[in-house]
Molecule: SAM riboswitch aptamer (S box leader)
Organism: Acutalibacter sp. 1XD8-33
RNA sequence: UCCUUAUCAAGAGCGGCGGAGGGACAGGCCCUGUGAUGCCCGGCAACCUGUAGCGAGAGGAUCGCUGCAAGGUGCUAAUUCCUGCGGAAUACGAGCGCGUUGACGGCGGAAAGCCGCGCGGGCUCUCCCGAAAGAUGAGGC
Numbered sequence: 001u002c003c004u005u006a007u008c009a010a011g012a013g014c015g016g017c018g019g020a021g022g023g024a025c026a027g028g029c030c031c032u033g034u035g036a037u038g039c040c041c042g043g044c045a046a047c048c049u050g051u052a053g054c055g056a057g058a059g060g061a062u063c064g065c066u067g068c069a070a071g072g073u074g075c076u077a078a079u080u081c082c083u084g085c086g087g088a089a090u091a092c093g094a095g096c097g098c099g100u101u102g103a104c105g106g107c108g109g110a111a112a113g114c115c116g117c118g119c120g121g122g123c124u125c126u127c128c129c130g131a132a133a134g135a136u137g138a139g140g141c
Base pairs, nucleotide, nucleotide: 002140003139004138005137006136007135008134013041015040016039017038021031022030023029025084026083027082028081042076043075044074047072048071049070050068051067052066053065054064055063056062080133085130086129087128093125094124095123096122098120099119100118102117104116105115106114107113
C1' cells in the first nucleotide's frame, strides 16, 4: 500500500508550551492573535489485552451480557460540519434565470417598448434509505 470486518447522532479542560493557519479532497459553510494546527498534561470512551460477575453450552472449546480501567490504540468545535453517487417520496410542487411570431391580455399612435399570462428548456430546493469516499479499532497478505 492492499484485503476482511465492526463502529462513526453520545462523551471529553476557563491548564501549560508555542506561534499561523485549520476543518482528508472539491464546492459550501465555519473555527482561528478573545490565539488555531501541533506537542505536553488532563479528560472521554471501552475497539484490543487484562480482570470480576452472570448466562448459553453435558463438559471443554466458544459465544453473549453487565462491570473495572492497569496495558495497547483511539478520540477530545460543529452528525464523519453539510453536500458530492443512486433510490423513493415530496410533484400536474415551489423558487430563480433564459428563450419564445403565442393571430393571448393590459398600457400604448404602434406589428416599437414595458408588464402579465401561456409555452419550451435550464438550474436550485426539502425529510428518509442505501452506496461511495474518509476516519478509527481488530485481523490478514